[in-house]
RNA sequence: UUCUUCGGGGCAGGGUGUAACUCCCUACCGGCGGUGAUAGUCCGCGACUCUUGCCUUAGGCAAGACUGAUUCUGUGAAACUCAGAAGCCGACAGUUAAAGUCUGGAUGGUAGAAGAA
Numbered sequence: 001u002u003c004u005u006c007g008g009g010g011c012a013g014g015g016u017g018u019a020a021c022u023c024c025c026u027a028c029c030g031g032c033g034g035u036g037a038u039a040g041u042c043c044g045c046g047a048c049u050c051u052u053g054c055c056u057u058a059g060g061c062a063a064g065a066c067u068g069a070u071u072c073u074g075u076g077a078a079a080c081u082c083a084g085a086a087g088c089c090g091a092c093a094g095u096u097a098a099a100g101u102c103u104g105g106a107u108g109g110u111a112g113a114a115g116a117a
Stems, first nucleotide, its partner, number of pairs: 001117006013025003027101002029090002031045004040088002049065007070086005092104003
């Protein structure tokens, strides 16, 4: 450098109601790389959305914007990563009623990982 494969999880139970996996109680989930030591919450990246430019049939490529959330105690050489405790966060569109968990864009795309030449 080229090719191949892989590459996101989760409302069980109860309440109200004409109607809710969307509200309330409770429950459950946690992409990728980094790091003196294992991370949803530290640093960085990706997904969504928007803008501009280029090519353009569809659309693609590039740049930019946007981009959530943690503390205390303990151990230790070293931890916002481990143990204990208590918190917090979660794109867009849709829906008989408001969604991190349902449905959809998506049998898509991507950070990247492994392997082969």
FMN riboswitch aptamer (RFN element) from a marine sediment metagenome, 117 nucleotides, folded computationally. The RNAcentral record of the sequence draws on MGnify. The coordinates come from a structure-prediction model, not an experiment, and the mean pLDDT is 85.